[in-house]
Molecule: SAM riboswitch aptamer (S box leader)
Organism: Acidobacteriaceae bacterium
RNA sequence: AUUUCAUGAAGAGUGGCUGAGGGACGAGCCCUAGGACGCCACGGCAACCGGAUCUGUUGAUCGUCAGGUGCCAACUCUCGCCCGGCAACGGGGACCAUGAGAU
Numbered sequence: 001a002u003u004u005c006a007u008g009a010a011g012a013g014u015g016g017c018u019g020a021g022g023g024a025c026g027a028g029c030c031c032u033a034g035g036a037c038g039c040c041a042c043g044g045c046a047a048c049c050g051g052a053u054c055u056g057u058u059g060a061u062c063g064u065c066a067g068g069u070g071c072c073a074a075c076u077c078u079c080g081c082c083c084g085g086c087a088a089c090g091g092g093g094a095c096c097a098u099g100a101g102a103u
Base pairs, nucleotide, nucleotide: 001103002102003101004100005099006098007097008096013042014041015040016039017038021031022030023029025080026079027078028077043072044071045070047069048068049067051065052064053063081092082091083090084089
């Protein structure tokens, strides 16, 4: 990089440095000089993986603990394509993100 599968209504921030953009893309809407984005430190969350352990056990599930990845504004911020609907809205899909596997 390509591809397969799963998940995406929950959860979780303070400080320092820097200084104008950021929320993937288009539109909207929003965050931001009361300092965003990014980086660093510490902290936290618990989605996936694999490990240990308690209870229990056919098996599975659940709890706890340390680890790897991830995450800590807004449902993936909303919509985008299709279906139903006057509309609100509902269902599905695509894209995207993350994890695990394969090439």